[in-house]
Molecule: transfer RNA
Organism: Streptomyces sp. NPDC014983
RNA sequence: GCCCCCGUGGAGUAGUCCGGCUAGCUCACCCCGUUCUCAGCGGGGAAGCGCGGGUUCAAAUCCCGCCGGGGGUA
Numbered sequence: 001g002c003c004c005c006c007g008u009g010g011a012g013u014a015g016u017c018c019g020g021c022u023a024g025c026u027c028a029c030c031c032c033g034u035u036c037u038c039a040g041c042g043g044g045g046a047a048g049c050g051c052g053g054g055u056u057c058a059a060a061u062c063c064c065g066c067c068g069g070g071g072g073u074a
Stems, first nucleotide, its partner, number of pairs: 001073007010027004020057001029045006050066005
């Protein structure tokens, strides 16, 4: 250089192939209840699609470029 895979709240991930109603789950965090207290349990909450552009009525998802990580190849 070329080829392939990955990038989603603080952490780990689902969804992407086949575009569609409020982006789900687990842990952590905050608040309330329960408790003598803590833990646990119950209820509620904040927080996310790597960046830019394109296609489309509509993009995490499709297309192009870039950035970062991993693997392969001479």